[in-house]
RNA sequence: CGACCAUCCCGAGCGGCCGAGAGAUCUGGCUCAGUGACGCCGCAGCAACCAUGGACUACCGUCCACAGGUGCUUCCGCCAGAACCGAUGGAGC
Numbered sequence: 001c002g003a004c005c006a007u008c009c010c011g012a013g014c015g016g017c018c019g020a021g022a023g024a025u026c027u028g029g030c031u032c033a034g035u036g037a038c039g040c041c042g043c044a045g046c047a048a049c050c051a052u053g054g055a056c057u058a059c060c061g062u063c064c065a066c067a068g069g070u071g072c073u074u075c076c077g078c079c080a081g082a083a084c085c086g087a088u089g090g091a092g093c
Stems, first nucleotide, its partner, number of pairs: 001092001004090005013043005021032003025082005044073003048070003052065005077085001
């Protein structure tokens, strides 16, 4: 990083810093926010995909463990509509 595959109503918070908007974009709403939101850092946690180990197998895959690589830890991707929509993981380049 264009395209491909899978998932997105389950799960999981405390502390410090910052200082005004945030919830991807547009429209109409709605929600959170100086009782400090959003974002960043630390620690902790969760368990979606991959990895590792084990069991089963019709060898496609299924389940369990673990927490290594990513990710995630307000709200149904906040709701509806639009769009070559967005995010995450995998494979690939």
A computed fold for a 93-nucleotide RNA from Sinomonas cellulolyticus, annotated as SAM riboswitch aptamer (S box leader).